[in-house]
Context: one part of a larger RNA
RNA sequence: CGUACACGGUGGAUGCCUAGGCAGUAGAAGGCGAUGAAGGACGUGAUAGCCUGCGAUAAGCGACGGUGAGGUGGCAAAUACCCUAUGACCCGUCGAUUUCCGAAUGGGAAAACCCAUCCUUUAUGGAUAUCCUUUUUAAGGAAGCUAACCCGGAGAACUGAAACAUCUAAGUACCCGGAGGAAAAGAAAUCAACCGAGAUUCCCUUAGUAGCGGCGAGCGAACGGGGACCAGCCCUAAAGCAAUUAAUAAGAUAGCAGAAGUUUCUGGAAAGUAACACGGUACAGGGUGAUAGUCCCGUAUGCGAAAUGUUAUUAGUUGUUAUUCGAGUAGGACGGAACACGUGAAAUUCUGUCUGAAGAUGGGGGGACCACCCUCCAAGGCUAAAUACUCUCUACUGACCGAUAGUGAACCAGUACCGUGAGGGAAAGGCGAAAAGAACCCCUGAAGGGGAGUGAAAUAGAACCUGAAACCGUGUACGU
Numbered sequence: 001c002g003u004a005c006a007c008g009g010u011g012g013a014u015g016c017c018u019a020g021g022c023a024g025u026a027g028a029a030g031g032c033g034a035u036g037a038a039g040g041a042c043g044u045g046a047u048a049g050c051c052u053g054c055g056a057u058a059a060g061c062g063a064c065g066g067u068g069a070g071g072u073g074g075c076a077a078a079u080a081c082c083c084u085a086u087g088a089c090c091c092g093u094c095g096a097u098u099u100c101c102g103a104a105u106g107g108g109a110a111a112a113c114c115c116a117u118c119c120u121u122u123a124u125g126g127a128u129a130u131c132c133u134u135u136u137u138a139a140g141g142a143a144g145c146u147a148a149c150c151c152g153g154a155g156a157a158c159u160g161a162a163a164c165a166u167c168u169a170a171g172u173a174c175c176c177g178g179a180g181g182a183a184a185a186g187a188a189a190u191c192a193a194c195c196g197a198g199a200u201u202c203c204c205u206u207a208g209u210a211g212c213g214g215c216g217a218g219c220g221a222a223c224g225g226g227g228a229c230c231a232g233c234c235c236u237a238a239a240g241c242a243a244u245u246a247a248u249a250a251g252a253u254a255g256c257a258g259a260a261g262u263u264u265c266u267g268g269a270a271a272g273u274a275a276c277a278c279g280g281u282a283c284a285g286g287g288u289g290a291u292a293g294u295c296c297c298g299u300a301u302g303c304g305a306a307a308u309g310u311u312a313u314u315a316g317u318u319g320u321u322a323u324u325c326g327a328g329u330a331g332g333a334c335g336g337a338a339c340a341c342g343u344g345a346a347a348u349u350c351u352g353u354c355u356g357a358a359g360a361u362g363g364g365g366g367g368a369c370c371a372c373c374c375u376c377c378a379a380g381g382c383u384a385a386a387u388a389c390u391c392u393c394u395a396c397u398g399a400c401c402g403a404u405a406g407u408g409a410a411c412c413a414g415u416a417c418c419g420u421g422a423g424g425g426a427a428a429g430g431c432g433a434a435a436a437g438a439a440c441c442c443c444u445g446a447a448g449g450g451g452a453g454u455g456a457a458a459u460a461g462a463a464c465c466u467g468a469a470a471c472c473g474u475g476u477a478c479g480u
Stems, first nucleotide, its partner, number of pairs: 001479009015465001016430002020401002022398007029390002031145002039101003042055003046079001049075003061095006070083002106115003116128004130142005149180001150178004160167001164214001190197002201228005211219002232382003235326001240320011252308002255303003261276003265272001277294002279283001285297003331355008341367001362377005417424002437464001440451004
């Protein structure tokens, strides 16, 4: 030095676990804001820091309910001061307080700061921004934030066409404006085809069909049929709608009651084993020193609200809306756009420019156009449901993940850190049933270790469950 075996070190794979995620189902809610939001800064404790809560009344104040013995939030043990059956703490509802910044609104500003004027009951006071409307010395409204869904305006490129220009991607992404719990659309100047249907929306089908298309790549209907849901009205003052009050009912926000088991053995521990019982409208689930229907919390079931919301019905009161049946319109020309339809034979819809009717004995449409026929009545308006979505709350579910997975984040994570900035963005879980977390002694500067002790176990000792491999050793045997 090599090989083999044994025993270690290092390392943190694997197994098991879950405090966190992911995807859903049902119900609720679908907004908050000048009565100052969302989001923050700074404070606030017997408290040095951070988190949580709260706001100079500052881990809190008041009232009303619930509950019933301890409480004084967490990391984080201990001590102290205290509170508490005259009901604390905790839970729910309603109030009070709520610094400063922030739409931020008295003026200013490098956010959390600086500087004013006026009034007044003189102190923890009030008013003073801008815009719009109205009944204008006044009153009312708006402003900002917010995950997706919706409507409108504006609108790419990569890409595909195996290059590329029409085309595609795509009216997508991004940006802007606006609204609601849904929005939009909506009661035929619609379809159909000589039979008829009868607002809109959504799903299945028709159908990858008819078509469009450098007839390339690709794009791509409708009629009809079957379902979901159904609701009609007004401009001639009505169908209604909104607010509020009362009653009734249901439900939300705390809660309450809630059945039934003992012994033996093993073991550190019984829920395991063995024996004999019991309940069940409850054998969903979780916990307890191993696997518990009968130990605990619960579960089935039944019950419950002083207070404040919600919904429905009924009754009452109050309030409230358009504009006069549609003319610079329909139509036409030119230029564009939307229609599955790229100008095409191109109907239909919208309109930038220029034009421009009829007026129910009328007008539009039926895919150039004309006639016949059929059908409807534009140029005013309202309208629930079926549909879309989930920042959020409650309950439940999973042939979803189980710490390199699952959210980026199971852990004080949008943190540490990086970047001038926009922005980028981690790693990091597990002692034990219980800290019983190792008194005391020894080596010793410390770290670390040896005894002792705890524990079922300490090769479970905090660098802590299990503890693979690479890698590094010690011992023995053999080889050289």

Predicted 3D model of a 480-nucleotide part of an RNA (large-subunit ribosomal RNA, domain I) from a marine metagenome.
The RNAcentral record of the full RNA draws on SILVA.
Its Rfam family is "Bacterial large subunit ribosomal RNA". Gene Ontology terms of the family: ribosome and structural constituent of ribosome.